Predicted 3D model of a 382-nucleotide RNA (Bacterial RNase P class A) from Candidatus Symbiodolus clandestinus. Of the family's consensus pairs, 94% are formed in the model. Taxonomically the source falls in Candidatus Symbiodolus (Bacteria, Pseudomonadota, Gammaproteobacteria, Enterobacterales). It is recorded under the gene name rnpB.
RNA sequence: AGAGUUGGCUAGACAGUCGCUGCUUUAUCCUGGGUCACUGUAAAGAGUGAAACCAGUGGUCGAGGAGAGGAAAGUCCGGGCUCCAUAGGGCAAGGUGCCAGGUAACGCCUGGGAGGCGUGAGCCUACGACCAGUGCAACAGAGAGCAGACCGCCGAUGGCCCCAUGUGGGAUCAGGUAAGGGUGAAAGGGUGCGGUAAGAGCGCACCGCACGACUGGUAACAGAUCGUGGCACGGUAAACUCCACCGGGAGCAAGGCCAAAUAGGGGUUCACAAAGUACGGCCCGUACUGAACCCGGGUAGGCCGCUUGAGCUUGUGCGUGAGCACAGGCCUAGAGGAAUGGCUGUCCACGACAGAACCCGGCUUAUCGGCCAACUCUUCUU
Numbered sequence: 001a002g003a004g005u006u007g008g009c010u011a012g013a014c015a016g017u018c019g020c021u022g023c024u025u026u027a028u029c030c031u032g033g034g035u036c037a038c039u040g041u042a043a044a045g046a047g048u049g050a051a052a053c054c055a056g057u058g059g060u061c062g063a064g065g066a067g068a069g070g071a072a073a074g075u076c077c078g079g080g081c082u083c084c085a086u087a088g089g090g091c092a093a094g095g096u097g098c099c100a101g102g103u104a105a106c107g108c109c110u111g112g113g114a115g116g117c118g119u120g121a122g123c124c125u126a127c128g129a130c131c132a133g134u135g136c137a138a139c140a141g142a143g144a145g146c147a148g149a150c151c152g153c154c155g156a157u158g159g160c161c162c163c164a165u166g167u168g169g170g171a172u173c174a175g176g177u178a179a180g181g182g183u184g185a186a187a188g189g190g191u192g193c194g195g196u197a198a199g200a201g202c203g204c205a206c207c208g209c210a211c212g213a214c215u216g217g218u219a220a221c222a223g224a225u226c227g228u229g230g231c232a233c234g235g236u237a238a239a240c241u242c243c244a245c246c247g248g249g250a251g252c253a254a255g256g257c258c259a260a261a262u263a264g265g266g267g268u269u270c271a272c273a274a275a276g277u278a279c280g281g282c283c284c285g286u287a288c289u290g291a292a293c294c295c296g297g298g299u300a301g302g303c304c305g306c307u308u309g310a311g312c313u314u315g316u317g318c319g320u321g322a323g324c325a326c327a328g329g330c331c332u333a334g335a336g337g338a339a340u341g342g343c344u345g346u347c348c349a350c351g352a353c354a355g356a357a358c359c360c361g362g363c364u365u366a367u368c369g370g371c372c373a374a375c376u377c378u379u380c381u382u
Stems, first nucleotide, its partner, number of pairs: 001378010012347007020067002023064003027060003030056004035050005069353001073364002076362005081251004094246004098112005113127001114125004128242002133240002135236002150181002152177003157174003161170003189207006208231001209229005214223003255304004265295006276288004311330008348351001
């Protein structure tokens, strides 16, 4: 210098001006309360007026301060909160799945193990169990599960034929053979030596594998430590399944409080005078019916839930780290159909994805660019 890897920060800047939504506050008006005075009264209730006081979900005009994100998104996980359900336990259905730690919890994060990829920094992995059972494997191939002779090799042994005939040679049938070729994603350990008719863990050495010890590690696991075994038990569980663990359901339109008019419900008292209906053959009577007051439910509407919280930040200590503990400091949108914006000027690298709606912790997805730190590889110079 070039090419990369990992982690983090930022998300046009400044000034002026006009707005929007909450909060605090000045002045003024309005409303209500009490105070005082007057009127009135037997006394009250009541009415009128007054300037200071108090209160306000009120109106107007000012002032101050605050006002979207790293993902506010997808609503995919986990929790808080709320209501409903619930003696206890189980089945079904679902989720998770190497080990340890962190956490309120998690399918998240951190560290480690194993396997794979990369020259490397580093990255990726649902990574329990197919000797409990069941299933699946297209095409190709002779054979796809406790396998297979298509080509090839052999034909020692047994038979038959030919040549030679001194015991041999050749061909072939039965047969042997998984070393070689071929098919396939996958064909029942690898290399070498011996062995054999040809071969073969058939025998041996080394490597690999399985099992059991030992050692190290909290564990997953590891070991060119020892022993046993010629070697099986092929693959597949984001196939059924088995094993272990996890969990009740719904969601802020959750849910709670106050509560008008009208209609309707219940109760008390009064009226039952008139008319009607029902019961009845008729009369009496009872009920329906009327008025006033009270009660509760509930609608419109209003208020709470609502943002002080597993919060942010600085320092110290502990920890490899995720993080935890202690001390100090800070308050940072809470609307209710939805505010957080427009214009002008200057500058630059010319500005992406995108908008809170109960709140947090994660994951995933989208994103113009810029900056910082640590590390890796290649080339060059000294």
Its Rfam family is "Bacterial RNase P class A". It is annotated as a ribozyme. Rfam's curators write: Ribonuclease P (RNase P) is a ubiquitous endoribonuclease, found in archaea, bacteria and eukarya as well as chloroplasts and mitochondria. Its mean pLDDT, the model's own confidence on a scale to 100, is 76.